Context: one part of a larger RNA
RNA sequence: GAUGAACGCUGGCGGCGUGCCUAAUACAUGCAAGUCGUACGGAAAGGCUCACUUGUGAGUACUCGAGUGGCGGACGGCUGAGUAACGCGUAGGAACGUACCCCAAAGUGAGGGAUAACUGCUCGAAAGAGUAGCUAAUACCGCAUGUGAUCUUCGGAUUAAAGCCUUCGGGCGCUUUGGGAACGGCCUGCGUAUGAUUAGCUUGUUGGUGAGGUAAUGGCUCACCAAGGCGACGAUCAUUAGCUGGUCUGAGAGGAUGAUCAGCCAGACUGGGACUGAGACACGGCCCAGACUCCUACGGGAGGCAGCAGUAGGGAAUUUUCCACAAUGGGCGAAAGCCUGAUGGAGCAACGCCGCGUGCAGGAUGAAGGCCUUAGGGUCGUAAACUGCUUUUAUCUGUGACGAUUUUGACGGUAGCAGAUGAAUAAGGAUCGGCUAACUCCGUGCCAGCAGCCGCGGUCAUACGGAGGAUCCAAGCGUUAUCC
Numbered sequence: 001g002a003u004g005a006a007c008g009c010u011g012g013c014g015g016c017g018u019g020c021c022u023a024a025u026a027c028a029u030g031c032a033a034g035u036c037g038u039a040c041g042g043a044a045a046g047g048c049u050c051a052c053u054u055g056u057g058a059g060u061a062c063u064c065g066a067g068u069g070g071c072g073g074a075c076g077g078c079u080g081a082g083u084a085a086c087g088c089g090u091a092g093g094a095a096c097g098u099a100c101c102c103c104a105a106a107g108u109g110a111g112g113g114a115u116a117a118c119u120g121c122u123c124g125a126a127a128g129a130g131u132a133g134c135u136a137a138u139a140c141c142g143c144a145u146g147u148g149a150u151c152u153u154c155g156g157a158u159u160a161a162a163g164c165c166u167u168c169g170g171g172c173g174c175u176u177u178g179g180g181a182a183c184g185g186c187c188u189g190c191g192u193a194u195g196a197u198u199a200g201c202u203u204g205u206u207g208g209u210g211a212g213g214u215a216a217u218g219g220c221u222c223a224c225c226a227a228g229g230c231g232a233c234g235a236u237c238a239u240u241a242g243c244u245g246g247u248c249u250g251a252g253a254g255g256a257u258g259a260u261c262a263g264c265c266a267g268a269c270u271g272g273g274a275c276u277g278a279g280a281c282a283c284g285g286c287c288c289a290g291a292c293u294c295c296u297a298c299g300g301g302a303g304g305c306a307g308c309a310g311u312a313g314g315g316a317a318u319u320u321u322c323c324a325c326a327a328u329g330g331g332c333g334a335a336a337g338c339c340u341g342a343u344g345g346a347g348c349a350a351c352g353c354c355g356c357g358u359g360c361a362g363g364a365u366g367a368a369g370g371c372c373u374u375a376g377g378g379u380c381g382u383a384a385a386c387u388g389c390u391u392u393u394a395u396c397u398g399u400g401a402c403g404a405u406u407u408u409g410a411c412g413g414u415a416g417c418a419g420a421u422g423a424a425u426a427a428g429g430a431u432c433g434g435c436u437a438a439c440u441c442c443g444u445g446c447c448a449g450c451a452g453c454c455g456c457g458g459u460c461a462u463a464c465g466g467a468g469g470a471u472c473c474a475a476g477c478g479u480u481a482u483c484c
Stems, first nucleotide, its partner, number of pairs: 001483003005480005012356006018349002020314001025312003029309003034071003039068002042064002046062001047060006078267003087192007096184003101180008109143001111141002118133006148159004163172003193239003200230003205227008242264004246257004269290005292303004320346001322345003328342001329340004359389004369380004394421006403411001428473005433454003439468005449456002
């Protein structure tokens, strides 16, 4: 000098930031991922219309629960357990993929069979499940066509689609292919902690051939063959650790560090696995096993805050079970819009940085009082009183934004502005032996105590405790911890 700090004493305001560093411990409760009726059959609820037996029925599709289907739940948000590694950083590479978006070319013909919802029945405490019957689609499946694309022995073979809305102009889609943008997978050179009181390690191991597998290269996997590969330029093993831009310090070189913000990686109760999908081996999806918790009619079921709040526990220690989608951004939708604990805000905390204030000027008989005294005086001290002034701040009243282009403002009647009142509402902490700025008295008597180092204290203590005074900082001041 610095800190995501803590503790002690103290504490007026504002702006901007920051806030579980420990138990990747366990979690009550609420919310955090939905949306589309312009894909579909429909109508549980509400609205509207009609009928009557006045709480029922019919219709409509304004609208819409549940269901089929599409897109999104692989982003955003959290955490740092693991990882010493192509994980990260940097510079390159070739054998790849890409939904949505943009550009270009071509097409969008004719059909089929189901199934959920629903209705009936049945089982179950529940979670849920079974069975029979009915029905639709942009769900599913053949056929046709082949600009193209794939494979090819160059003869040929294989291969697509879906409709919806319309003001009838068109719009939104769908299929195939090529390109782009951006993103991602893979490979490599170099760099990236400590220990030799870790010296040998390795059998899919190292390489080849062939095959399988993948979007793709490759022992990635397998069969066969060879016996290789790594290592004192530190292999292997052990310990520690997410990496970086950066941050702190320092004149620099360097040292330390990796909170907030940004990029990458990894994880989602623990271990394993795949499914779906353009993309996951998937935080708020599925299956299995385990530990734990909960419900149960004992047969069986349910759950996963390292999302936002919040609770318990641990700890020296870290906040509200708040408001809003108004802005920015994201998902869905043709749109209106819906959702969004992302985000924007408010709340709490002197936790940090910065700014402001606690008044200004005059005022000596140097008042009273305190302390000291050589008893003359000195000092607190222009300090106070007193006189005049000001109103930052405070309180009250009025007005009142930018952020929003045109509708829409959570923040917020906030910031700001104007007026009124009145010095009114606002100072402490540490230190005073030397280092080190600042000294006397009283008390104590190696006691009580102080202390960063040297060291003070045993009757004359500037070093302990109190007082007066002084010094340094100041809404803070000290102490402790850690780094340079």

Overview: RNAcentral holds the full RNA, with entries from Greengenes. The part of an RNA shown here (small-subunit ribosomal RNA, 5' domain) has 484 nucleotides and comes from an uncultured bacterium. Rfam family: Bacterial small subunit ribosomal RNA. Its family is annotated with structural constituent of ribosome and ribosome in the Gene Ontology. The prediction has a mean pLDDT of 87.